[in-house]
RNA sequence: GAAGUGGCUCGGAUGGUCGCGCUAUGCUUGAUUGCGUAGGGAGGAAAGUCCGGGCUGCAUAGAGUAGGAUGCUGGAUAACAUCCAGUGGGGGCAACCCUUAGGAAAGUGCCACAGAGACUAAACCGCCCAAUCUUUUGUUGGGUAAGGGUGAAAAGGUGCGGUAAGAGCGCACCGCUUGGCUUGGUGACAAGACAAGGCUUAGGUAAACCCCAUCCGCAGCAAGACCAAAUAGGGAGUCGUUAAGCGUUACUCGCGCGUGGCUUCGGGUAGGUUGCUUGAGACAGUUGGUAACAAUUUGUCCAGAUGAAUGAUCAUCUCCUUAGCAAUAAGGAACAGAACCCGGCUUAUAGAGCCACUUCGCAA
RNA sequence: UCCCUGAUAGUUCAGUUGGUAGAACGGUGGACUGUUAAUCCAUAUGUCGCAGGUUCGAGUCCUGCUCAGGGAGCCA
Numbered sequence: 001g002a003a004g005u006g007g008c009u010c011g012g013a014u015g016g017u018c019g020c021g022c023u024a025u026g027c028u029u030g031a032u033u034g035c036g037u038a039g040g041g042a043g044g045a046a047a048g049u050c051c052g053g054g055c056u057g058c059a060u061a062g063a064g065u066a067g068g069a070u071g072c073u074g075g076a077u078a079a080c081a082u083c084c085a086g087u088g089g090g091g092g093c094a095a096c097c098c099u100u101a102g103g104a105a106a107g108u109g110c111c112a113c114a115g116a117g118a119c120u121a122a123a124c125c126g127c128c129c130a131a132u133c134u135u136u137u138g139u140u141g142g143g144u145a146a147g148g149g150u151g152a153a154a155a156g157g158u159g160c161g162g163u164a165a166g167a168g169c170g171c172a173c174c175g176c177u178u179g180g181c182u183u184g185g186u187g188a189c190a191a192g193a194c195a196a197g198g199c200u201u202a203g204g205u206a207a208a209c210c211c212c213a214u215c216c217g218c219a220g221c222a223a224g225a226c227c228a229a230a231u232a233g234g235g236a237g238u239c240g241u242u243a244a245g246c247g248u249u250a251c252u253c254g255c256g257c258g259u260g261g262c263u264u265c266g267g268g269u270a271g272g273u274u275g276c277u278u279g280a281g282a283c284a285g286u287u288g289g290u291a292a293c294a295a296u297u298u299g300u301c302c303a304g305a306u307g308a309a310u311g312a313u314c315a316u317c318u319c320c321u322u323a324g325c326a327a328u329a330a331g332g333a334a335c336a337g338a339a340c341c342c343g344g345c346u347u348a349u350a351g352a353g354c355c356a357c358u359u360c361g362c363a364a
Numbered sequence: 365u366c367c368c369u370g371a372u373a374g375u376u377c378a379g380u381u382g383g384u385a386g387a388a389c390g391g392u393g394g395a396c397u398g399u400u401a402a403u404c405c406a407u408a409u410g411u412c413g414c415a416g417g418u419u420c421g422a423g424u425c426c427u428g429c430u431c432a433g434g435g436a437g438c439c440a
Stems, first nucleotide, its partner, number of pairs: 001360010012317007020041001022039006043335001047346002050344005055220004062253004067216005072086005087101001088099004102211002107209002109205003124148002126144007156174006175199002177196003181192004224274004234265006243259001245257003267439002283299001284297005318333006365436007374389004383420001391407005413429005
């Protein structure tokens, strides 16, 4: 210098003027009515609503079945499908990246087409032996998994011996599997040596059914609590009178309520308060830990709308685009907008800055 | 705020144990006819919404997105 990998931070700045809604407070008003003062007023994703938890109600959340989720090891956490540190496998020259990574000797299913044969599987061509026939080509019976061919997948590979031809049939080396052993590691696992011709010790598929282990009760702030308003607390059908029904969810039980329940037609209301923002808070420091994270100390309070505030404009600067030799001029400012609150994941994102590392080239 | 459904040819829709993507209408060309319609014959048509994964193989199975549509209040 070129190419690349991983991670972090910011997400226009300052000031003036005029507004918007919230909280506190002063005066004022019948009245949070009006006027003033002070304070603070969108995000890294507020988004998708994909996971997990808090909170609230249902019994103090209970039992069973069904169903769902997770799935290498150890740790973190309120919890998780998240995160951290590792192990195995795959990709890349490398930095580094990806990985739903338990069980296929519990059972069942599937493996199209092609191919002789696709699982306790198979002789189509070929090779070899025998018989037979009109001499050959042939025909019949048997042996053979070396060679050809098919396929995603077809009985380890190479060599020597062996054989009628062949074959782990035997041997040497290499690879793999299984078994127990030793060493290291908390562990996943790794390394080593040994044994078994074992290589069908059982092909693949569980993001097919399924089995195993662990976890999960259901609903959601339109949860829930209170106040106010309103009326036809009505009609029809159906079930029931101490067992129907409701809470109740997919079902059964249990528990609670219980004199009415369900369906349908028709009617009314469409307001307010609370929940609501002090919290597994945030920032800074110290300590422990490889890290995720935890403990602790000081100060600090930092949005709460509900026909839904968080804006407009001016000046100076910053950045981008276009034009221009230049001065400068014109235009523009990524993705996107809180709604009960947190921890994550995923997705969108103009531009700017920083850190660590890898490979190649050149120079010293 | 919460929940559910869908996306396949130009249009409306099929597509089951994962194995060559189909139907109807429409389009194009031809025949029939004096001409058109109808009818008959032939023919073209797809990134199965997008991306990644599992698998020998994905419209179908798994995960993440995009777009479209729908539903849920209270009283008696």